RNA sequence: ACGUUCGUUGGGAGAAGCCGCGUCAUUGCGGUGCCGAAGGAGCAACCGCCCCGGAAACUCUCAGGCAAAAGGACCAGCGCACGG
Numbered sequence: 001a002c003g004u005u006c007g008u009u010g011g012g013a014g015a016a017g018c019c020g021c022g023u024c025a026u027u028g029c030g031g032u033g034c035c036g037a038a039g040g041a042g043c044a045a046c047c048g049c050c051c052c053g054g055a056a057a058c059u060c061u062c063a064g065g066c067a068a069a070a071g072g073a074c075c076a077g078c079g080c081a082c083g084g
């Protein structure tokens, strides 16, 4: 050089600012429709001689979400530590 974890900075999609009850309002309760990129689960192309094991942004939608804000997989820069 490079790899991993963590921190920090920047970028970062989709989908009802739905309906009813209640409230001064917010919180709340119920219902319908929808989204996938926190997390979770499933399938398996592939890795692996075999076993064990690993494994998607595909599938599901439990959780989460459907104005803005926040969150956000992932990408890039910088820094610490470790490996090398």
Stems, first nucleotide, its partner, number of pairs: 002083003006079006016032001018031004033066003039062001040060003046054002